[in-house]
RNA sequence: AUCAACGCGACGAGAGAGAUUCUGCGCUUCAUUCCUCCAGGACAGGCGGCAGGGAGCCGAAGGGGCAACCCGUCAGCGCGGCCACACGCUGGCGACCACACUCUCAGGCAAAAGGAUCGUCGGGCUGCG
Numbered sequence: 001a002u003c004a005a006c007g008c009g010a011c012g013a014g015a016g017a018g019a020u021u022c023u024g025c026g027c028u029u030c031a032u033u034c035c036u037c038c039a040g041g042a043c044a045g046g047c048g049g050c051a052g053g054g055a056g057c058c059g060a061a062g063g064g065g066c067a068a069c070c071c072g073u074c075a076g077c078g079c080g081g082c083c084a085c086a087c088g089c090u091g092g093c094g095a096c097c098a099c100a101c102u103c104u105c106a107g108g109c110a111a112a113a114g115g116a117u118c119g120u121c122g123g124g125c126u127g128c129g
Base pairs, nucleotide, nucleotide: 003127004126006124008122009121010120011119012118013117020054021053022052023051024050025049026047027046028045033042034041035040056109057108058107062105063103064102065101071094072093073092074091075090076089077088078087
């Protein structure tokens, strides 16, 4: 110096699913109606507001579950006197265990944010030549 793996930083790409509904509170107000004509208030309306609840929906933060191989253990066989050990094969059980599969605890269901994962650049570390 090059290449590869794994973190870190910057930038870019990045899906799905009701701006759902009810109650209380808060805030606000053009018109209508009412309280006395004004002021003020009530009713009604509105709010990506706060708190709590209902019934749906999504999977790509995080989390859980599932396979084969390998490993452990047990049984049988190879092994035609008996026993034990080692090895090999077969089967049962256990442990370990991957995903964008699955569950939906958590999270999410306009935009923004977040987002598994992917790409580029920089730097770190490890390794091969």
A computed fold for a 129-nucleotide RNA from a Chloroflexota bacterium, annotated as Glycine riboswitch aptamer. Of the family's consensus pairs, 89% are formed in the model.